[in-house]
Context: one part of a larger RNA
RNA sequence: CCUGCAGAUAGACGAAAAGACCCCAGAAGCUUUACUGUAACUUGGUAUUGCUCAUAUGGAAUUGCUGCGUAGCAUAGGUGGGAGGAUUUGAAGUGAUGAUCUUGGUUGUCAUGGAUCCGUCAGUGAAAUACCACUCUGUAAUUUUGUAUGGGCUAACCGGCGCGGAAAAAACGUGUCGGGACAGUAUCUGGCUGGCAGUUUUAGUGGGGCGCUACUCUCCUAAAAAGUAACGGAGAGGUGCAUUAAGGUCGGCUAGGCGCGAAUGGAAACCGUGCCGAUAGCGUAAUGGCAAAAGCCGGCUUAACUGCGAGACGUGAAUGUCGAGCAGACACGAAAGUGGGCCAUAGUGAACCGACCAUCCGUAUUAGACGCGGUGGAAGAUUAUCUGACAAAAGCUACUCUGGGGAUAACAGGCUAGUUCUGCCUAAGCGUCCAUAGCGACGGCAGAGUUCGGCACCUCGAUGUCGGCUCAACACAUCCCGGGGGUGAAGAAGCUCCCAAGGGUUUGGCUGUUCGCCAAUUAAAGUGUUACGUGAGCUGGGUUCAAACCGUCGUGAGACAGGUUGGUCUCCUAUCUACUGCAGG
Numbered sequence: 001c002c003u004g005c006a007g008a009u010a011g012a013c014g015a016a017a018a019g020a021c022c023c024c025a026g027a028a029g030c031u032u033u034a035c036u037g038u039a040a041c042u043u044g045g046u047a048u049u050g051c052u053c054a055u056a057u058g059g060a061a062u063u064g065c066u067g068c069g070u071a072g073c074a075u076a077g078g079u080g081g082g083a084g085g086a087u088u089u090g091a092a093g094u095g096a097u098g099a100u101c102u103u104g105g106u107u108g109u110c111a112u113g114g115a116u117c118c119g120u121c122a123g124u125g126a127a128a129u130a131c132c133a134c135u136c137u138g139u140a141a142u143u144u145u146g147u148a149u150g151g152g153c154u155a156a157c158c159g160g161c162g163c164g165g166a167a168a169a170a171a172c173g174u175g176u177c178g179g180g181a182c183a184g185u186a187u188c189u190g191g192c193u194g195g196c197a198g199u200u201u202u203a204g205u206g207g208g209g210c211g212c213u214a215c216u217c218u219c220c221u222a223a224a225a226a227g228u229a230a231c232g233g234a235g236a237g238g239u240g241c242a243u244u245a246a247g248g249u250c251g252g253c254u255a256g257g258c259g260c261g262a263a264u265g266g267a268a269a270c271c272g273u274g275c276c277g278a279u280a281g282c283g284u285a286a287u288g289g290c291a292a293a294a295g296c297c298g299g300c301u302u303a304a305c306u307g308c309g310a311g312a313c314g315u316g317a318a319u320g321u322c323g324a325g326c327a328g329a330c331a332c333g334a335a336a337g338u339g340g341g342c343c344a345u346a347g348u349g350a351a352c353c354g355a356c357c358a359u360c361c362g363u364a365u366u367a368g369a370c371g372c373g374g375u376g377g378a379a380g381a382u383u384a385u386c387u388g389a390c391a392a393a394a395g396c397u398a399c400u401c402u403g404g405g406g407a408u409a410a411c412a413g414g415c416u417a418g419u420u421c422u423g424c425c426u427a428a429g430c431g432u433c434c435a436u437a438g439c440g441a442c443g444g445c446a447g448a449g450u451u452c453g454g455c456a457c458c459u460c461g462a463u464g465u466c467g468g469c470u471c472a473a474c475a476c477a478u479c480c481c482g483g484g485g486g487u488g489a490a491g492a493a494g495c496u497c498c499c500a501a502g503g504g505u506u507u508g509g510c511u512g513u514u515c516g517c518c519a520a521u522u523a524a525a526g527u528g529u530u531a532c533g534u535g536a537g538c539u540g541g542g543u544u545c546a547a548a549c550c551g552u553c554g555u556g557a558g559a560c561a562g563g564u565u566g567g568u569c570u571c572c573u574a575u576c577u578a579c580u581g582c583a584g585g
Stems, first nucleotide, its partner, number of pairs: 001585007010577003014571002022405006028397004034199005041191002044188005050153016067136001074129001077135005084118003093112008157179008202214003211231001215237006238386001239283001240342002247301007256276006281290002284347001286345003305328004311322003317387001330339003353380001356377004361373003412459001413457001414455003418452001420448006429439002466541001467539003471533001472530005479504003482499006506520005547565004551560003
């Protein structure tokens, strides 16, 4: 070296299971003051559903009564007729007793009484009375018809009990008792309703969540045409202005700062004067612009018009922007002319829907009107997730599931090196004196790849995660033992630097701990790397499933780098590489 046997597991990102964590899309279960429904419960109407009485109240009819300003016998409702009428079928009067009442009467009933009484006339008054008819206000009785409430009834309907068909349940029949037009049932309707159901719960995002953002305007980034991204930088907007405009036109004017002077008067008021020249102002952010001013003041006004619009800018579409000129009717100006809002660029919202105004438009019918539809106009959206899914929508899941992703996080690796560690340069200062024995501010330059990070490059059809045990291998920036230089090295003991990796580098208590603190030693109790070495070697105390408790948060389902108890670690089987031992060649 080759072959074989036995062994132990470092690697084959070993095997197993289309990762359970994370994200994306979907589903399911659960919750609730998410949305929309709905069972159940409940309210009322109608039907099944009948008789009767009372009370209250409304309508109608019949009969009776009722009606007072002043004057006038006196309580004159209104209008008409009217010269008579009522009365032995009992007048006046008297007594008793009701109703009403303006206290003066009016009007009933009964008894007595036994023949009168009222009107016309006169008088008063706006109107004249007896009697008759119609009618008004208020009211009583009766009848009828509703409504509400209450009482009674029994025959619908309901229930109990007995009996019947051989025993028996139900059903049916029958008798009786109780209830009773209620209940029950059907239908319509209002309320309540996670009991149940169907769903929704946006996106961007240097993983996701939390936060922030989503439309429009200005500048920079933007690389001298236009355009141009980022959770890049700096800011704004969701309007304001009309009778003393901040619009139109005509006419006129010039700001602001500084110096000097001047009563009150000052940094700053108004006045005078000189210099600079747009630094001022333009409702509002920024940018561009503006003196023939677009800035400031005054006069007159409403073009902040109607019908249009050649032609352009811009653009994926839809939007958006500018616009001479023509017709009409106007404003200002002597006129030429100017004027279809504002110095410009933000101040915003598609369709659908219903409402409003207008309309030589359409529409069943003989006609008209209503209605419906069309056309023109204008209002209603924080439709702000702002090119707007519906009129209408929030959460939890550690009980979870499916499809995917290393397009995207947690471990490890990689890149980077802000942070960390190490070294160096300079030397203000400390060190009694003296920068450099030992230190070293403010600064600067390198290196390492052990920390915390950044990135998201392999891996989500799986690269097992802290600590311990076991077994270690390596580096040297050396903790000890070794050799040297300096010393603020007398010696001893130290401090610092250089060389050096041969060997060594403890045992306990607490904690899951690494770490750390403590105790006792030691020559010393090194720093790191090896997937923070090592789970196909062990453990499983911690973290990180399902159970449960506490605190806190949440209405709740539930949640918590908060605490606490519990909680299956697969391969008796190693093919290859590497390793150990043995045998043969």